[in-house]
RNA sequence: GCCUGUGUAGCUCAGUUGGUAGAGCAUUUCACUCGUAAUGAAAAGGUCGUCAGUUCAAUUCUGACCACAGGCU
Numbered sequence: 001g002c003c004u005g006u007g008u009a010g011c012u013c014a015g016u017u018g019g020u021a022g023a024g025c026a027u028u029u030c031a032c033u034c035g036u037a038a039u040g041a042a043a044a045g046g047u048c049g050u051c052a053g054u055u056c057a058a059u060u061c062u063g064a065c066c067a068c069a070g071g072c073u
Base pairs, nucleotide, nucleotide: 001072002071003070004069005068006067007066010025011024012023013022019056027043028042029041030040031039049065050064051063052062053061
C1' cells in the first nucleotide's frame, strides 16, 4: 500500500431484504426475610463509531474517514 471483518446501554451481545432499538449481567428502588443472600416486580441508562449522500423516513442502503482485529504484498 491492497483486501476482509467488527464498531449498538457501564460490560457481553441480539436486531432488521428501511418505518423511530432489545436481552443477559451490572446499578437504583420496592416486595419477600429477624437480618443477609437468593428470588420477584419496577425504574434509570443509547444523538446505534464520525461526516456526508439516497429516501417521506436510515442502526439497516451507498461513499469517505477514524479505531480495532485478521490476511496479502
A computed fold for a 73-nucleotide RNA from a Pseudomonadota bacterium, annotated as transfer RNA. Model confidence (mean pLDDT): 82 of 100. Lineage of the source: Bacteria > Pseudomonadati > Pseudomonadota. Rfam family: tRNA. By type it is a transfer RNA. Its family is annotated with triplet codon-amino acid adaptor activity in the Gene Ontology. The sequence is in RNAcentral, with records from ENA.